[in-house]
Transfer RNA from a Chloroflexota bacterium, 75 nucleotides, folded computationally. The organism belongs to Chloroflexota, within Bacteria. The prediction has a mean pLDDT of 82. It matches the Rfam family "tRNA". The RNAcentral record of the sequence draws on ENA.
């Protein structure tokens, strides 16, 4: 320096044009003498940033920015 891959809720993924979802983890709240399991609700997301296509974008399409794999070059 070039190539390709991943950035979506605390962590771990899905979703791949039509206003985001599961799991575990967090609250509560019943159950227990108390805890765990279990049951019920429930919050938690500018979809890595910025732009562009489009009636609409997490998704296409261009930059840019963390990570991660090659591979070049340089001691």
């Nucleotide at each position: 320096c070039g190539g390709g891959g991943u950035g979506u809720a605390g962590c771990g993924c899905a979703g791949c044009g039509g206003u985001a979802g599961c799991g575990c983890g967090c609250u509560u709240c019943g159950u227990u003498c108390g805890g765990g399991a279990c049951g019920a609700a429930g919050a938690g997301g500018u979809c890595g940033c910025c732009a562009g296509u489009u009636c609409g974008a997490u998704c296409c399409u261009g930059g840019c920015c963390a990570c991660c794999c090659c591979g070049a070059c340089c001691a």